[in-house]
């Protein structure tokens, strides 16, 4: 010089990983306009009861605040990853002809 094979490209899936957000579980969270129990008082009744219910307790909404594990979305110049397809200008490389 010639061929061919591989990787740099692109591009789908997939795996793993970062980042965010969500969702879980968990603190906290109502004077009264959520529950529940309702000291004490209040009403109603000759009594016996009964009934509304404050204030405390306990439970929980909306908010808030933390979340190692886990589960979903989203993203990406994420990975000396994997399969398939694609491009072949041009740059690394591998085999091989043929010549000098």
């Nucleotide at each position: 010089a010639g061929u061919u094979g591989g990787g740099u490209c692109c591009u789908a899936c997939g795996c793993g990983g970062c980042g965010a957000g969500a969702g879980u579980c968990u603190g906290u969270g109502a004077a009264c306009c959520c529950c529940g129990u309702c000291a004490g008082g209040u009403u109603c009744g000759g009594a016996a009861g009964a009934a509304a219910g404050c204030a405390g307790c306990g439970g929980u909404a909306a908010g808030c605040g933390g979340u190692g594990c886990c589960u979903c979305u989203c993203g990406g110049g994420u990975g000396c990853c994997g399969u398939g397809g694609g491009a072949c200008a041009a740059c690394c490389u591998g085999a091989u002809u043929c010549g000098a």